[in-house]
RNA sequence: GCGGGAUUAGUUUAAUGGUAGAACUGCAGAUUUCCAAUCUGUAAGCAGGAGUUCGAUUCUCCUAUCCCGCA
Numbered sequence: 001g002c003g004g005g006a007u008u009a010g011u012u013u014a015a016u017g018g019u020a021g022a023a024c025u026g027c028a029g030a031u032u033u034c035c036a037a038u039c040u041g042u043a044a045g046c047a048g049g050a051g052u053u054c055g056a057u058u059c060u061c062c063u064a065u066c067c068c069g070c071a
Base pairs, nucleotide, nucleotide: 001070002069003068004067005066006065007064010024011023012022013021018054026042027041028040029039030038047063048062049061050060051059
């Protein structure tokens, strides 16, 4: 330099154009003499930008970071 792949919550990870789900973690409550465990509730996310579309996490292009291969 060329080609391919990945990027979603603090972490791990679903979602084939139509309200972004889950688990762990965090917070609050219940339970307990207290703690742990358990139960209930709650908070928190589509890497950045542009385009297509009535509508984009999803399709297209560019950028960034990481991984693999070729030279």

A computed fold for a 71-nucleotide RNA from a Patescibacteria group bacterium, annotated as transfer RNA. Its Rfam family is "tRNA". Rfam's curators write: Transfer RNA (tRNA) molecules are approximately 80 nucleotides in length. By type it is a transfer RNA. Model confidence (mean pLDDT): 82 of 100. It was read from a public genome assembly.